[in-house]
RNA sequence: GCGCCCGUAGCUCAAUGGAUAGAGCGUCGGCCUCCGAAGCCGAAGGUUGUGGGUUCGACCCCCACCGGGCGCA
Numbered sequence: 001g002c003g004c005c006c007g008u009a010g011c012u013c014a015a016u017g018g019a020u021a022g023a024g025c026g027u028c029g030g031c032c033u034c035c036g037a038a039g040c041c042g043a044a045g046g047u048u049g050u051g052g053g054u055u056c057g058a059c060c061c062c063c064a065c066c067g068g069g070c071g072c073a
Stems, first nucleotide, its partner, number of pairs: 001072007010025004018056001027043005049065005
């Protein structure tokens, strides 16, 4: 330099053009308990890597860039 894959919550990941972007773990609060753990209930937490484009509508499609991984040279 070229090609392919990936980037979504603190972490691991869903969401194949249409709802208010969800789940598990973690965190916080409550219940329970003599106190914890476990269990149950609830809550907070997201400019979906950045900027454009297509579309009535984009996490999803297109382009460029940034970051990571793999391969080739």